Predicted 3D model of a 71-nucleotide RNA (transfer RNA) from a Candidatus Altimarinota bacterium. It was read from a public genome assembly. Rfam family: tRNA. The family's RNA type in Rfam is transfer RNA. Rfam describes the family as follows. Transfer RNA (tRNA) molecules are approximately 80 nucleotides in length.
[in-house]
C1' cells in the first nucleotide's frame, strides 16, 4: 500500500427494516443473631458523520479503532 472480518450495558454476548434482550457485575430490598447463599426490584448500551427508507442496531458510504491475510 491492497484485501478481509469485527465494533451493542462496567464485562461476555443475542437481535437480517417496525418501541434493544440475556447472563455476570453494581445499587436497594426480603430472609438471617450476623454474614454467605437464595429470591425480588432497579440502574445502565447500538463507534462517529452522511445517505436510502414512512421507519435503520440491521441496507449503502466515508472515517476512527482492533484483529487477520498478501506484498
Nucleotide at each position: 500500500a491492497g484485501g478481509g472480518a469485527c465494533g451493542u450495558a462496567g464485562u461476555u454476548u443475542a437481535g437480517u427494516g417496525g418501541u434493544a434482550g440475556a447472563a455476570c457485575u453494581a445499587a436497594g430490598g426480603u430472609c438471617u443473631c450476623c454474614a454467605a447463599a437464595a429470591c425480588c426490584u432497579u440502574c445502565g448500551g447500538u463507534g462517529u458523520g452522511g445517505g436510502u427508507u414512512c421507519g435503520a442496531u440491521u441496507c449503502c458510504u466515508a472515517c476512527c479503532g482492533u484483529c487477520c491475510c498478501u506484498g